Predicted 3D model of a 387-nucleotide part of an RNA (large-subunit ribosomal RNA, domain III) from Pseudoalteromonas sp. QJM3NY_22. The prediction has a mean pLDDT of 82. The RNAcentral record of the full RNA draws on ENA.
Context: one part of a larger RNA
């Protein structure tokens, strides 16, 4: 120096009430502000109890605090389907044998690890102080197993198919949403108007199952030869190794709609209340327009830089089995193990020594007004940033 700068976005607060020693700051009402492609909502990384309820306020908390992401206790994360683990490979790791190399170790085959990729299968409703695709209602679905009854050539570490892909760009056909009408409730103005062409609210349903639709792909079958796919094949492979008959619609896919699923739920009324809420009952539950960046679509066109892979699946046969074993379909019983799951998630909870004006990948994107996810104002929601 000084009880002085400072108290960390200029998004704002103010009135009543409660509660308590004590109220600018906590909590209820009421008004004002501010966010609204976010200052909503939900995941992934990372955090680990910070969740929820009682209590307490010494110290944390740039002030007070009865408040709290602070103390103390006591509760709280329920899965065949979500994600993990499984099974399958990329880049890359590791590597029996092997090769090199004074050593120590290098590379590297066979393998074996190794996702940020491929791979069976759930939705609505309700419900707690805190959990929910998990719990409870309804309604589904998918994979072993095992048993039964019919029919039958089954059988792989092999062989074909599939799986399977790029960039860019037009058009269509849908939804999801919105909007406005129409129907169902309720309302009729303490300041001049308001029975109307008025006003508020609501008008909303999934997964599956069915049939296969708008559309897209591809010439199909069925006979008889005949190169190859390392052996075999009835499988693949005929515009594009090769050759001939015979058909003219047949196969593959594929949003939506529509049908059941749907006796749920639903404005509100009524009854009760420890005022927080519990229980009860319950109308309308339609049309038309607009309209995606979402599905059809890994489609279509169109370009050149030519754009993974490996299982599961389908299918063919080899060894072998062939009164079995084994495959197909149908009922039918019993199965589905272990792990995560609270809560923050553009933040006071993560990374910046702090309740730090920085940093942090992905998803959903209402109205008016716009060409817009720009900009402005607002729904729901959530704040007003702790002197």
């Nucleotide at each position: 120096g000084a009880g002085u700068a400072a108290c960390g976005a200029u998004a704002a607060u103010g009135g009543g009430a409660g509660u308590g020693a004590a109220a600018a700051a906590c909590u209820c009402c009421c008004a004002c502000g501010c966010c609204g492609g976010a200052a909503g909502a939900c995941c992934a990384a990372g955090g680990g109890u910070u969740c929820c309820u009682a209590u307490c306020c010494c110290a944390u908390g740039u002030u007070a605090a009865u408040c709290a992401g602070g103390g103390u206790a006591g509760g709280g994360u329920a899965a065949g389907u979500c994600a993990a683990c499984c099974c399958c490979u990329a880049a890359g790791g590791c590597g029996a044998g092997g090769c090199c190399g004074a050593a120590a170790g290098g590379c590297g085959u066979a393998g074996u690890c190794g996702a940020u990729g491929g791979g069976a299968a759930a939705c609505a409703g309700a419900u707690u102080a805190a959990u929910a695709u998990u719990u409870c209602u309804g309604u589904a679905c998918u994979c072993g197993a095992u048993a039964u009854a019919a029919u039958u050539g089954c059988g792989a570490u092999g062989g074909g198919g599939g799986g399977a892909c790029g960039g860019a760009g037009c058009a269509g056909g849908c939804u999801a949403a919105g909007c406005a009408a129409g129907c169902a409730u309720a309302g009729c103005g303490u300041u001049g108007g308001u029975a109307g062409u008025c006003u508020a609210u609501g008008u909303g349903a999934a997964a599956g199952u069915g049939a296969g639709u708008a559309g897209g792909g591809c010439g199909u079958u069925u006979g008889u030869u005949u190169a190859g796919g390392u052996a075999a094949a009835u499988c693949c492979g005929g515009a594009c190794g090769a050759a001939c008959a015979c058909u003219a619609a047949a196969c593959c896919u594929g949003a939506g709609a529509c049908a059941c699923g749907a006796g749920a739920c639903g404005a509100g009324u009524c009854a009760c209340u420890a005022c927080g809420g519990u229980g009860a009952u319950g109308a309308a539950g339609u049309u038309g327009c607009u309209g995606a960046u979402g599905c059809c679509a890994u489609a279509c066109u169109u370009c050149c830089a030519g754009g993974a892979a490996a299982a599961g699946c389908c299918u063919c046969u080899a060894a072998g089995c062939u009164u079995c074993a084994g495959a197909u379909u149908a009922u039918a019983u019993g199965g589905a193990a272990u792990c995560g799951u609270a809560c923050c998630c553009c933040a006071a909870a993560c990374c910046g020594a702090c309740a730090c004006a920085g940093g942090u990948g992905g998803u959903c994107a209402g109205g008016u007004a716009g060409a817009g996810a720009a900009u402005a104002c607002u729904a729901a929601g959530g704040c007003g940033c702790u002197u």